Small-subunit ribosomal RNA, 5' domain from an uncultured bacterium, 504 nucleotides, folded computationally. The full RNA is in RNAcentral, with records from ENA and SILVA. Its mean pLDDT, the model's own confidence on a scale to 100, is 82. It matches the Rfam family "Bacterial small subunit ribosomal RNA".
Context: one part of a larger RNA
RNA sequence: GACGAACGCUGGCGGCGUGCUUAACACAUGCAAGUCGAACGGUAAGGCUCCAGCUUGCUGGGGUACACGAGUGGCCAACGGGUGAGUAACACGUGGGUGACCUGCCCUGCACUUCGGGAUAAGCCUGGGAAACUGGGUCUAAUACCCGAUAGGACCGCACCGUGAGGGUGUGGUGGAAAGUUUUUUCGGUGUGGGAUGGGCCCCCGGCCUAUCAGCUUGUUGGUGGGGUAAUGGCCUACCAAGGCGGCGACGGGUAGCCGGCCUGAGAGGGUGGACGGCCACAUUGGGACUGAUACACGGCCCAUACUCCUACGGGAGGCAGCAAUGGGGAAUAUUGCACAGUGGCCGGAAGCCUGAUGCAGCGACGCCUCGUGCGGGAUGACGGCCUACGGGUUGUAAACUCCUUUCACCAUCGACCAAGGGUUUCUGACAGUCGAUGGACACCAAGCACCGGCUAACUACGCGCCAGCAGCUGCGGUAAUACGUAGGGUGCGAGCCCUCUCC
Numbered sequence: 001g002a003c004g005a006a007c008g009c010u011g012g013c014g015g016c017g018u019g020c021u022u023a024a025c026a027c028a029u030g031c032a033a034g035u036c037g038a039a040c041g042g043u044a045a046g047g048c049u050c051c052a053g054c055u056u057g058c059u060g061g062g063g064u065a066c067a068c069g070a071g072u073g074g075c076c077a078a079c080g081g082g083u084g085a086g087u088a089a090c091a092c093g094u095g096g097g098u099g100a101c102c103u104g105c106c107c108u109g110c111a112c113u114u115c116g117g118g119a120u121a122a123g124c125c126u127g128g129g130a131a132a133c134u135g136g137g138u139c140u141a142a143u144a145c146c147c148g149a150u151a152g153g154a155c156c157g158c159a160c161c162g163u164g165a166g167g168g169u170g171u172g173g174u175g176g177a178a179a180g181u182u183u184u185u186u187c188g189g190u191g192u193g194g195g196a197u198g199g200g201c202c203c204c205c206g207g208c209c210u211a212u213c214a215g216c217u218u219g220u221u222g223g224u225g226g227g228g229u230a231a232u233g234g235c236c237u238a239c240c241a242a243g244g245c246g247g248c249g250a251c252g253g254g255u256a257g258c259c260g261g262c263c264u265g266a267g268a269g270g271g272u273g274g275a276c277g278g279c280c281a282c283a284u285u286g287g288g289a290c291u292g293a294u295a296c297a298c299g300g301c302c303c304a305u306a307c308u309c310c311u312a313c314g315g316g317a318g319g320c321a322g323c324a325a326u327g328g329g330g331a332a333u334a335u336u337g338c339a340c341a342g343u344g345g346c347c348g349g350a351a352g353c354c355u356g357a358u359g360c361a362g363c364g365a366c367g368c369c370u371c372g373u374g375c376g377g378g379a380u381g382a383c384g385g386c387c388u389a390c391g392g393g394u395u396g397u398a399a400a401c402u403c404c405u406u407u408c409a410c411c412a413u414c415g416a417c418c419a420a421g422g423g424u425u426u427c428u429g430a431c432a433g434u435c436g437a438u439g440g441a442c443a444c445c446a447a448g449c450a451c452c453g454g455c456u457a458a459c460u461a462c463g464c465g466c467c468a469g470c471a472g473c474u475g476c477g478g479u480a481a482u483a484c485g486u487a488g489g490g491u492g493c494g495a496g497c498c499c500u501c502u503c504c
Base pairs, nucleotide, nucleotide: 001503002502005500008497009496012371014369015368016367017366018364019363020329025327026326029324030323031322034075035074036073039072040071042068043067046066047064048063049062050061051060052059053058054057082282083281084280092206093205095203096202097201098200101199102198106195107194108193109192110191111190112189113188114148116146117145123138124137125136126135127134128133154174155173156172157171158170159169160168161167180187208254209253210252215245216244217243220242221241222240223239224238225237226236227235257279258278259277260276261272262271263270264269285304286303287302288301307318308317309316310315335361337360338359339358343357344355345354347352374404376402377401384395385394386393387392410440411439412438413437414436421428422427448493449492450491451490452489453474454473455472459488460487461486462485463484469476470475
């Protein structure tokens, strides 16, 4: 000098930041991922409307589709948010390769959007179960599912161009697609080429400690055939060969997420990786696949483990390292807040809905940075305190007193920007009656902490008497202690000051 800090004493306001470093310990409760009726059958609850009954505001029936519970279907849920356990590794950083690859939504080019079919959920009927849930029968729809037609793509064969390599072109065969909706405008669907974006894989180089770890390795190292993948590859498998790594530190052990950065330093360097941004890994612990363009998936599924809860004992339910909150651990770290107004995201044609992302507010001097706690005059140098050589000195213009001002805080009134847009003819602000403006009254409400032997700015008195104590180093204290304790005075910093941990 620095800090995600903590302890002690003290504490006025505001702005901007920041806040479980420990138990990746356990979690009550609420919320954090939905949306689309312009895909579909429908109508459980509402709304509107018509009719009937009357108990005069209720019951029953019909209609409508303003809408919509549950359901089929589509998209999303792989993003956003959290944590740092594991990992010494192509995990990360840097620079490349991919003739070895994928890419939903988006942009753009070309071509198409044809003919049919059978089911099923919801519904209705009927069972089982304490529940979670689940069985049977029967009916029905679709942008759900399926057969066929057509297609310049795909695969296989052949030929040509090109290459180190799986690149491109032509030709023959095999064989592959679609979906509708809306009153209109629209919104869609299928195949294929290009782009953009995002990703997968591979490689040179770089960044910890330890030799009280010196040898390590059998899918091991390479080849051939095969499998698998979007794709290369011992990734996997069969056979063959006996290789591969290591003193330039293999293998083992310990520790650790990596980086942009941050702290320090003139720099070189050293330390560090909290907040913010990029990448990675993880989601009680271990394993596995399914769906899907993308997951081996935090708020999905299956199995096992430990734990917790419900149970009618037969069986079930759960996963805060999301936001709050709770217990525990700890020196120590916040509200079970408001809003989708803005930015962004999902869905939707749109209105809109959802969004603990985000925007804000609350708490904490935890940090940084402003501002304030008054200004001028005022000597009888008051009282009091302390010291004294008893003359006085000092606190000290300090106070009192008086003139002035009103920042801040207080009261009253007014009162925002942030809003672009979209719908529409008038609306939309959580923050917020906040920031601010005007007026009013009042010096009132607002100063402490550490130190004073030397280093190091700042000295006397009393008390104690190697005791009590101080202490960063040197060292003080055993009867005149500027070093302990108290007081007066002084010095430094100041809403802070000092101490402690850690780093330079």